About this RNA: The RNA shown here (transfer RNA) has 76 nucleotides and comes from Hadarchaeaceae archaeon (SeqCode). Its Rfam family is "tRNA". Rfam classes the family as a transfer RNA. Rfam's curators write: Transfer RNA (tRNA) molecules are approximately 80 nucleotides in length. Rfam links the family to the GO term triplet codon-amino acid adaptor activity. Taxonomically the source falls in Hadarchaeaceae (SeqCode) (Archaea, Methanobacteriati, Hadarchaeota (SeqCode), Hadarchaeia (SeqCode)).
[in-house]
RNA sequence: GCCGCCGUAGCUCAGUUGGAAGAGCAAUCGCCUUGUAAGCGAUAGGUCGUGGGAUCGUGACCCACCGGCGGCUCCA
Numbered sequence: 001g002c003c004g005c006c007g008u009a010g011c012u013c014a015g016u017u018g019g020a021a022g023a024g025c026a027a028u029c030g031c032c033u034u035g036u037a038a039g040c041g042a043u044a045g046g047u048c049g050u051g052g053g054a055u056c057g058u059g060a061c062c063c064a065c066c067g068g069c070g071g072c073u074c075c076a
Stems, first nucleotide, its partner, number of pairs: 001072007010025004019056001027043005049065005
């Protein structure tokens, strides 16, 4: 330098069939317990990597860039 995959909640990920965002764990509060853990219930938490474009409408499609991982090349 070229190619591919990935980037979504604090963490691990789903959602890719465009109609507008979820799960598990973690956190907070409550119930239970003499108390803690476990269990049960509730709550909060997101500019969906950044910018632009197409669309009535995007996390999803197109372009550029940034970051991570893997592969190829390493010629002059």